[in-house]
């Protein structure tokens, strides 16, 4: 150097182009216990690696670029 996959909340992952981007587990608050742990309720947190393009709408497709990960050479 060429090919493939992949990058979304702090970790794990979701998410037919049609949404206000969800869930779980951590995290804050609270019920529950004589306390804790467990459970149960509830808040908060990601403009989706970046930067163009198609589209009435893009996390999602097109194009580059960038990190990781595997192949080839």
């Nucleotide at each position: 150097g060429c090919c493939g996959c992949g990058g979304u909340a702090g970790c794990u992952c979701a998410a037919u182009g049609g949404c206000u981007a969800g869930a779980g587990c951590a995290g804050c608050c609270g019920a529950u216990u004589c306390g804790u742990a467990a459970u149960c309720g509830g808040c908060a947190g990601a403009c989706u690696a970046c930067a163009g393009g198609u589209u009435c709408g893009a996390g999602u497709c097109c194009u580059g670029u960038u990190c990781g990960c595997g192949g080839c050479u």